[in-house]
RNA sequence: GUAAAAAACGGUGGUGGAGUUCACCGGAACGCUUUUUAAGCCAAUAACUCCUACCCAAAA
Numbered sequence: 001g002u003a004a005a006a007a008a009c010g011g012u013g014g015u016g017g018a019g020u021u022c023a024c025c026g027g028a029a030c031g032c033u034u035u036u037u038a039a040g041c042c043a044a045u046a047a048c049u050c051c052u053a054c055c056c057a058a059a060a
Stems, first nucleotide, its partner, number of pairs: 009026005016051006031041004
């Protein structure tokens, strides 16, 4: 100097907040589909729980 592994730290897991767990990434990780310069679809979770926003239905 280069490379690898582990730990720590930081980040990501398509739209808000929090807790827990898991996975991934170290300038990468970072929704899906198609005819991919564009068009289309669903959704506030990666998973569980709670809150908030939005939509539909019912009751008071």
Molecule: Fluoride riboswitch aptamer (crcB RNA motif)
Organism: Mesoaciditogaceae bacterium